[in-house]
RNA sequence: UACAGAGUAAGCUUGCGUGCGUUAAGUGUCGUGUGAACGGGGAGUUGUCACAUGAACGAAAAGUGAUCUUGCGGUACGCUUGCUGCAUCCCGCUGUA
Repeated sequence: UACAGAGUAAGCUUGCGUGCGUUAAGUGUCGUGUGAACGGGGAGUUGUCACAUGAACGAAAAGUGAUCUUGCGGUACGCUUGCUGCAUCCCGCUGUA
């Protein structure tokens, strides 16, 4: 110098547990604002995520003596299974020449 490669946060997902809602919050969609994270180091988006707020849309209940049971919700959190995985740029690491 050339070629090849490794590794993260995170996201999605499987199962289990504990909750919440079923008097409709949450989830999902769109707008606005703020913030955060993004391989070992540096930078970092028009991408990702979180929070706040606004808008439109919108639902599965049944049984029971019951505060209970069985369901339901693109439901929350924890553990867990599998998959994907630095937008991009520079440097570094490993292998080969």
This is a predicted structure of a 97-nucleotide RNA (THF (Tetrahydrofolate) riboswitch aptamer). It was read from a public genome assembly, where an Rfam model found it. Its Rfam family is "THF (Tetrahydrofolate) riboswitch aptamer". Its family is annotated with tetrahydrofolate metabolic process in the Gene Ontology. Model confidence (mean pLDDT): 78 of 100.